[in-house]
């Protein structure tokens, strides 16, 4: 330099253009326990890497920029 994949919650990841975005772990509260751990119940936490475009409607499609990883030279 060319090409490919990826970027969604603190972490690991789901999410086929159509409900104001979900799970596990973690955190917080409660139950249980002599106290913890484990287990069970509940809660908070994101406007989806930035910008623009297409569309009635975009996390999802297109372009561009930024970042991470990889292949080739």
């Nucleotide at each position: 330099g060319u090409c490919c994949u990826c970027g969604u919650a603190g972490c690991u990841c789901a999410g086929c253009g159509g409900a104001a975005a979900g799970a596990g772990c973690a955190u917080c509260g409660g139950a249980u326990u002599a106290c913890g751990g484990a287990u069970c119940c509940g809660a908070g936490g994101g406007c989806c890497g930035g910008g623009a475009g297409u569309u009635c409607g975009a996390a999802u499609c297109u372009c561009u920029c930024c970042g991470a990883g990889g292949a080739c030279g």
Predicted 3D model of a 73-nucleotide RNA (transfer RNA) from Paractinoplanes brasiliensis.
Its Rfam family is "tRNA". Its family is annotated with triplet codon-amino acid adaptor activity in the Gene Ontology.
RNAcentral holds the sequence, with entries from ENA.